RNA sequence: GGCCGCCUAGCGAAAUGGUUAUCGCGUUGGUCUUCGACUCCAUCAGUUGAACCAAAGGUUGCAGGUUCGAGUCCUGCGGUGGUCG
Numbered sequence: 001g002g003c004c005g006c007c008u009a010g011c012g013a014a015a016u017g018g019u020u021a022u023c024g025c026g027u028u029g030g031u032c033u034u035c036g037a038c039u040c041c042a043u044c045a046g047u048u049g050a051a052c053c054a055a056a057g058g059u060u061g062c063a064g065g066u067u068c069g070a071g072u073c074c075u076g077c078g079g080u081g082g083u084c085g
Base pairs, nucleotide, nucleotide: 001084002083003082004081005080006079007078010025011024012023013022018068027055028054029053030052031051034050035049036048037047038046039045061077062076063075064074065073
């Protein structure tokens, strides 16, 4: 350098061209009239984990184009992986 794939929230992913881009983990907050562990002789109370509830977090890599409508299609650029020389 040629060809192919990928780029979506902190991480990992989903989303037939059609409502306000969804899910898991994580983060934050809450609930003991849910469960466990720990501190304590015990109670109270507290800490921590689980469970449940809620919330925040997005320029869908960047810039254009097509379209009534683009995360999705097209072009260029960038990044990344593979392959060929």
A computed fold for an 85-nucleotide RNA from Botryobasidium botryosum FD-172 SS1, annotated as transfer RNA. NCBI's taxonomy places the organism under Eukaryota, Opisthokonta, Agaricomycotina, Cantharellales, Botryobasidium botryosum. Rfam family: tRNA. Rfam classes the family as a transfer RNA. Its mean pLDDT, the model's own confidence on a scale to 100, is 80.